[in-house]
RNA sequence: ACUGUAAAAGGCAAACUUACCGCGAGGUAAGGACGCAAAGUUACGGGUCUGUCUCAGAUCGCCGGACUGCCAGAU
Numbered sequence: 001a002c003u004g005u006a007a008a009a010g011g012c013a014a015a016c017u018u019a020c021c022g023c024g025a026g027g028u029a030a031g032g033a034c035g036c037a038a039a040g041u042u043a044c045g046g047g048u049c050u051g052u053c054u055c056a057g058a059u060c061g062c063c064g065g066a067c068u069g070c071c072a073g074a075u
Base pairs, nucleotide, nucleotide: 001075002073003072004071011036012035016031017030018029019028020027021026034061040067041066042065044064045063046062047059048058049057050056051055
């Protein structure tokens, strides 16, 4: 560099439940694991969603982009 169909260490945590915050989409914490090799960060492009819809928001676990990173070598 490439790969993660192989094996291992370690990591994250959907639905759902409870509490709190928000008009809402949703968010945070704890429990919980459906999954994830960037399911780390970033609303930059598109998508979807919310509201009081020329505007302001939510979502990066919808896709793409950018930046960064652990382990391994079945290459």
Molecule: c-di-GMP-I-GGC riboswitch aptamer
Organism: Candidatus Fraserbacteria bacterium